[in-house]
Context: one part of a larger RNA
Molecule: large-subunit ribosomal RNA, domain I
Organism: bacterium
RNA sequence: GGCCAUAGGUGGAUGCCUUGGCUGGUAGAGGCGAUGAAAGACGUAUCAGGCUGCGAUAAGCCUCGGGGAGCUGCCAAAGAGCUUUGAUCCGGGGAUUUCUGAAUGGGGCAACCCAGCAUGGCGCGAGUCAUGUUACCCUUCGGGGGGCGAACCUAGGGAAGUGAAACAUCUCAGUACCUAGAGGAAAAUAAAUCAAACGAGAUUCCCAAAGUAGCGGCGAGCGAAAUGGGAGUAGGGCAAUUAGCGAUAACAUAUCAAUUAGCAGAACACUUUGGAAAGAGUGGGCAUAGAGGGUGAUACUCCCGUAAGCGAAAAUUUUUAUGUGGUACUAGGCUAGUGAACGAGUAGGUCGGGACACGUGUUAUCUUGACUGAAUAUGGGGGGACCACCCUCCAACCCUAAAUACUACUACCAGACCGAUAGCGAACUAGUACCGUAAGGGAAAGGUGAAAAGAACUGCGGUGAGCAGAGUGAAAUAGAACCUGAAACCUAUGGCUU
Numbered sequence: 001g002g003c004c005a006u007a008g009g010u011g012g013a014u015g016c017c018u019u020g021g022c023u024g025g026u027a028g029a030g031g032c033g034a035u036g037a038a039a040g041a042c043g044u045a046u047c048a049g050g051c052u053g054c055g056a057u058a059a060g061c062c063u064c065g066g067g068g069a070g071c072u073g074c075c076a077a078a079g080a081g082c083u084u085u086g087a088u089c090c091g092g093g094g095a096u097u098u099c100u101g102a103a104u105g106g107g108g109c110a111a112c113c114c115a116g117c118a119u120g121g122c123g124c125g126a127g128u129c130a131u132g133u134u135a136c137c138c139u140u141c142g143g144g145g146g147g148c149g150a151a152c153c154u155a156g157g158g159a160a161g162u163g164a165a166a167c168a169u170c171u172c173a174g175u176a177c178c179u180a181g182a183g184g185a186a187a188a189u190a191a192a193u194c195a196a197a198c199g200a201g202a203u204u205c206c207c208a209a210a211g212u213a214g215c216g217g218c219g220a221g222c223g224a225a226a227u228g229g230g231a232g233u234a235g236g237g238c239a240a241u242u243a244g245c246g247a248u249a250a251c252a253u254a255u256c257a258a259u260u261a262g263c264a265g266a267a268c269a270c271u272u273u274g275g276a277a278a279g280a281g282u283g284g285g286c287a288u289a290g291a292g293g294g295u296g297a298u299a300c301u302c303c304c305g306u307a308a309g310c311g312a313a314a315a316u317u318u319u320u321a322u323g324u325g326g327u328a329c330u331a332g333g334c335u336a337g338u339g340a341a342c343g344a345g346u347a348g349g350u351c352g353g354g355a356c357a358c359g360u361g362u363u364a365u366c367u368u369g370a371c372u373g374a375a376u377a378u379g380g381g382g383g384g385a386c387c388a389c390c391c392u393c394c395a396a397c398c399c400u401a402a403a404u405a406c407u408a409c410u411a412c413c414a415g416a417c418c419g420a421u422a423g424c425g426a427a428c429u430a431g432u433a434c435c436g437u438a439a440g441g442g443a444a445a446g447g448u449g450a451a452a453a454g455a456a457c458u459g460c461g462g463u464g465a466g467c468a469g470a471g472u473g474a475a476a477u478a479g480a481a482c483c484u485g486a487a488a489c490c491u492a493u494g495g496c497u498u
Stems, first nucleotide, its partner, number of pairs: 001497009015483001016447002020418002022415007029407002031148002039100003042055003046078001049075003061094006070082003105114003115134008136145003152183001153181005163170001167217001193200002204231005214222002235399003238343001240338006250324005257317004262310002268283005284301002286290001292304003348372008358384001379394005434441002454482001457469004
């Protein structure tokens, strides 16, 4: 020096655990904002800091309900207090709500600076303080708009990496992204539609038709429709006039129900092992409750709950009824009579684009930047060049639930989802610390024990660090660098060997 054994150190794998995540389901809600939002700055407690709450009335104020013994949020004690004259706590309503921020009196390097006007207070006065008000756009003069918000939606713009094994048409893709706008959905919607000689009868979504017909440097690729089956169904108004009647929306009241606190809720003892019983044993009970969680190990019957049942002063939503109102900011009613009417720079055309699965092609159809430009139901559009016949429909005005899409948010539930290098980046002071001029990037970090019972006291030591006793505890090789405690690595002792 090596190997082996034993005992340790170091280290934090593994096992077990879960406060946190992930995915989905069913309901709800689908908005907030000049009555000042979202997001913040600064304050605010007996208190130095962070989080949470709140706003100079500042971990809170008032009121109405609930509730009934403890409470003064957390890290996190201590101190000082509150409370059956009902606190803390939970819910409805209200008050307060600094400064910034659409930010809106003017300015500005956000959380700052400086005003005008009116009223009032103080001051002899210059002045100062308090309250209110003063941006812009639209406006019917009542009012409205502005900004924010996860996705979904519509519209206006609109790439490239890529594929084509290069690349230009093509593809990616009308995708990403930007902008504008709206709603709880949006959009679309009541045939100038399809069909095919039979007929159907608005739109939307799903399944099939079908990777078919087609399109395509006929390359790569792109890719229908009719029709059938389902989900869900709903139709209306204006563009003439006269007369009569009095729906709907909206508002008010009542009513059924729901939501926002809650109430109540069955039934077990003994023995035994153990630190501890819920385990084992014996003998019972309840169950519309043997979902789940907790309790010193595994509990239907110990606790919280669970099943079935009950409950609202107040606010909100919804159903229905009644009333008001009298044709309105709106597609806006019904009945009867008379008379008709039926959307023009439109349809279509030419040139150039775009959309249609369809790349100009034999290319219909839709759309429109330029130039043109009809007919009027005895009329007009379409039926994939075009013509005839035939069939079918009536453009150039408007409205319309449901089936469909999405989930930032609330409640409940579920998982052949994760279990701390996993699962969200974040189970912990996490979008924190830290990095960057900035846009932006972005961590690490969970576990004593059933209970702190967190080690009084003594000794060594530097009035240390750290140990040794003592004590607690079932256990301290559970001692806070704390469950388990692998390996690498470092020692000690012994053995063998060189």